A computed fold for a 406-nucleotide RNA from a Flavobacteriales bacterium, annotated as Bacterial RNase P class A. The sequence is in RNAcentral, with records from ENA. Its Rfam family is "Bacterial RNase P class A". The family's RNA type in Rfam is ribozyme. The model forms 94% of the base pairs in the Rfam consensus. It is recorded under the gene name rnpB.

RNA sequence: CCUGCGCACCGCUCCACCGCUCCCGUGUCCGCAAGGCCGCGGGGGAGGAAAGUCCGGGCAGCACAGGGCACCAUGCUUCCUAACGGGAAGGGGUGCGGCCGGGAACGGCCGCAUUACGGAAAGUGCCACAGAAAGGGAGACCGCCGAACCGCCGCAAGGUGGUGGCAAGGGUGAAAAGGUGAGGUAAGGGCUCACCAGCGUUCCGUGUGAGCGGAGCGGCUUGGUAAACCCCAUGGGCUGAAAGACCAAAUAGGCCGGGCCGGCGCCUUCGGGUGUCGGAAGGGGCUGCCCGCCCCGAACCCGGUGGGUAGGUCGAUCGAUCCUGUCGGUGACGGCAGGACCAGAUGAAUGGUGGAGGUCCGCCGCGAGGCGGAUACAGAACCCGGCUUACAGGUGCGCAGGUCUU
Repeated sequence: CCUGCGCACCGCUCCACCGCUCCCGUGUCCGCAAGGCCGCGGGGGAGGAAAGUCCGGGCAGCACAGGGCACCAUGCUUCCUAACGGGAAGGGGUGCGGCCGGGAACGGCCGCAUUACGGAAAGUGCCACAGAAAGGGAGACCGCCGAACCGCCGCAAGGUGGUGGCAAGGGUGAAAAGGUGAGGUAAGGGCUCACCAGCGUUCCGUGUGAGCGGAGCGGCUUGGUAAACCCCAUGGGCUGAAAGACCAAAUAGGCCGGGCCGGCGCCUUCGGGUGUCGGAAGGGGCUGCCCGCCCCGAACCCGGUGGGUAGGUCGAUCGAUCCUGUCGGUGACGGCAGGACCAGAUGAAUGGUGGAGGUCCGCCGCGAGGCGGAUACAGAACCCGGCUUACAGGUGCGCAGGUCUU
C1' cells in the first nucleotide's frame, strides 16, 4: 500500500421561490363568551433502522377464592436491568493452530474460533447408505485355531474331516461394544497385570457460583440422538390506542309534564262541569259468543329529559428522555453535578421546482482539468428497552493474509 473480517460511528450540504403541519405573537372580521376563519411575523418538523411486529415492560379495559390438568415458552453460573427469550463477565464442551512431556495409548500449557450447554444409569422410538452384523452384553464376510470329543490315515510324531472355539488382524461404516504394552493361550479375549481414558461414589482444599485441584474406593466399561416423544425445574390470565375516558347535533324512537282531541261513566240550569282511559280509546260488520279479519274514527301541539349515532376533546408526547463532566465497576451498567426540550399528524403534515457544491465510479487528457453516470435502505402513528433483517458511499480502531522498501 492492497484485500478480507470484526467492532464503533457518519450516512449528503448550501441558496432562492412556491407549498403542508404544529406552536407562539399580532391584526381585521364573526361570536355574549370560550373561541373560530383569514392574513402577517417568528420558531419546531422522520430514522439508524421510523421496517419485521419477534421478545419484554409501561399504560388501559375485562376476567379472577384457592389449587390442578392441558397448552406455550425458557433451560451452565453469577451479575446488569422496570422487565426480558436481551446484555456483560465467567465456567464447561467441541474444533483448529503452536509449544512441551511420554516408547505408545495419551496428557499439559498458550492462543483463536465456536457452543440451544437440565436429564440418554426412568421408559419408548430412531440410527440412512455401505456392511455378515447397528444395540443391550450383538455380530463369522475375508480370516485365526485344531488344546478337548468323534471319525479316518499313520508303528509313532503327526496329518485330515466334523462337533466346535475365537472379536486379535483385514474389510464396511459417522459409529463395530474402552485404548497402549506385557503375561497367558490351541488361537484368542479384562482372562490376568501395569499404565492411560472414561463412569459411579466418598473425603479434603479452593471459588459467591457454574466448577477447579488433589487423595481413596468400586465394577473392568455403560454407543449416539431430547431444535424425537418424554421426564424434571422455572415462568406465563386474556385483549391491545380501532385500548379506554369525557362532551355531544340534526332526524327518528323512549320517558315525564301541560295543552288539544276523542271514548266511556256520573251530574246538569243543556251552555257545560267532573272522574277515568287513550293518543287511540271506541263503534260497526262477517256472526249469537271467543279468536281472527275488514271498515269508520283519530294518529296533533308545546316544554323538559335519559340513552345512542355523526362530530369533537383527552389519552398524546417531560420521558426507565437526551447531552457534557465526574465517580464506582473487568464489563453490561449505576450514582452524582450541570445543561437541554427535541415531530405530534388522524381521509393522516414533514413536499415540489431551479441553481451551486461535496462524495464515489467510468472514459478522455502528459498535466491542470473536462465529459458522463450514480448518490443507498427506507419513512413516525400511544410510549419505551431489546432482537432480527435491509443499506450507495465514507471515517476511526483492531486482527488476518499478500506485495514492496529499509